A computed fold for a 344-nucleotide part of an RNA from Calditerrivibrio sp., annotated as large-subunit ribosomal RNA, domain IV. The coordinates come from a structure-prediction model, not an experiment, and the mean pLDDT is 88. Its Rfam family is "Bacterial large subunit ribosomal RNA".

Context: one part of a larger RNA
RNA sequence: CUCCAGCUAAGGAACUCGGCAAAAUGCCACCGUAACUUCGGGAUAAGGUGGGCUCAGAGUACGUGAAGGGACUAGCUCCUGUAGCGGAAAUGAGUUGCAGAUGAGAGUCCCAGGUGACUGUUUAUCAAAAACACAGCACUCUGCGAACUCGUAAGAGGAGGUAUAGGGUGUGACGCCUGCCCGGUGCUGGAAGGUUAAGGGGAGGGGUGCAAGCUCCGAACCGAAGCCCCAGUAAACGGCGGCCGUAACUAUAACGGUCCUAAGGUAGCGAAAUUCCUUGUCGGGUAAGUUCCGACCUGCACGAAAGGCGUAACAAUCUGGGAGCUGUCUCGGCUGGAGGCUCA
Numbered sequence: 001c002u003c004c005a006g007c008u009a010a011g012g013a014a015c016u017c018g019g020c021a022a023a024a025u026g027c028c029a030c031c032g033u034a035a036c037u038u039c040g041g042g043a044u045a046a047g048g049u050g051g052g053c054u055c056a057g058a059g060u061a062c063g064u065g066a067a068g069g070g071a072c073u074a075g076c077u078c079c080u081g082u083a084g085c086g087g088a089a090a091u092g093a094g095u096u097g098c099a100g101a102u103g104a105g106a107g108u109c110c111c112a113g114g115u116g117a118c119u120g121u122u123u124a125u126c127a128a129a130a131a132c133a134c135a136g137c138a139c140u141c142u143g144c145g146a147a148c149u150c151g152u153a154a155g156a157g158g159a160g161g162u163a164u165a166g167g168g169u170g171u172g173a174c175g176c177c178u179g180c181c182c183g184g185u186g187c188u189g190g191a192a193g194g195u196u197a198a199g200g201g202g203a204g205g206g207g208u209g210c211a212a213g214c215u216c217c218g219a220a221c222c223g224a225a226g227c228c229c230c231a232g233u234a235a236a237c238g239g240c241g242g243c244c245g246u247a248a249c250u251a252u253a254a255c256g257g258u259c260c261u262a263a264g265g266u267a268g269c270g271a272a273a274u275u276c277c278u279u280g281u282c283g284g285g286u287a288a289g290u291u292c293c294g295a296c297c298u299g300c301a302c303g304a305a306a307g308g309c310g311u312a313a314c315a316a317u318c319u320g321g322g323a324g325c326u327g328u329c330u331c332g333g334c335u336g337g338a339g340g341c342u343c344a
Base pairs, nucleotide, nucleotide: 001339002338003337004336005335006334007333008332010330011329014328019325027051028050029049030048031047036041038173052095053094054093055092056091062086063085064084068080069079070078071077072075096100108323109322110321111320112319113318114317115315116314120132121131136171137170138169139168140167141166142165148157149156150155174310175309176308177307179240180239181238184237185236186233187232188231189230190229193228194227195226199222200221204217205216206215207214208213241259242258243257244256245255268302269299280296281295282294283293284292
C1' cells in the first nucleotide's frame, strides 16, 4: 500500500451522474391509522405503548380422558365421566441490570409524477425493461373432404372439433370515447362496353407440280380470367392545407375574401419517453433548481384500436422531493484478520 471485517468526536448527503455503498427499520401483543378507491383495497399505512425474573392469580380456565355408568343400529359405536396426565392468560404485588423481541434470525418510511392495468415472459454468456405475453375489444377468413399449415403425393395436423367453433391481423384490464377523407394502393362486389392468349375461323396469297395434290403464310369475325371501367370498404395500407384583410388605445381576430384538396386534425392532451429555438414564460419547492411539479399554447414535428385521455391496485421499472439513518463526505483516525514488502 491492497483486500476482508469492526469502531469513530462534531456535523449529517456538504459525497456523487445518482444516497451507489453502508447505516437504519425489523418479532409479538395492544392502541391507532390519511388521501384515493374498481369498495376488494390502500394497510404491517403512518405513528405510538408494553415485553426480563419472583410471588399471587392457579394446579384455576382449558385440553386430554382410564375405570365406571347409560343407550342402541351391537360397533375400533355414541353419550356421560368427581380419577389421572398436560396446563395458560388478563390482572395485582414485588424485584432487577446501562440495556429484558438482550444471541441468531428479523419490513426503512412518506409525498408527487412518467410508463405499463395486473400475476407472468425475455436477449443461456454485458440489456428484466415503458420490450413480449395477457384476459378484454374489433376486423377478417372458414358450412366441413372447412379455412389454414406440413408434404411431390398418399396422408397428417386443424379435430375424432362444427360458426358460443377454428385460422389470420391489430389493439391490449377497467372508465369515458374512438371524429373527417374511398382521390391513390389493397380487398370485396359488378358485369354493359374497351383491351386480350391458345384455340376456332378462313377472305386472300406464296412455294412446288402438266395436273390432282402436297406444303406454307394469312385479313375480317368468334375466343376466358386479368387489366381498363362502375360501385362499396379506413378497429384495410394510408391521409387529415396555404395566403390576405378585419373590432371606438394597443393587441388579438368571433367575421370576411381568395387559392388548392379525396378530405383539410374533431374530442381529449400538449415545451410531453414527442419542443428545434429552449435553461420558452409564469407559479411552486431551494439561500441558490438546464432536473421536478402545476399552468400557459407560439404542437420545428401530439391526436383518437401503429388507439386518445384518465385510472384504484401492482413494479428488483424511470424521475423529483422529504423524514429517519449513517465514514458517501468535511477528513481523516484506530483495531482485528489476509496479502504485499524486508530479513532469516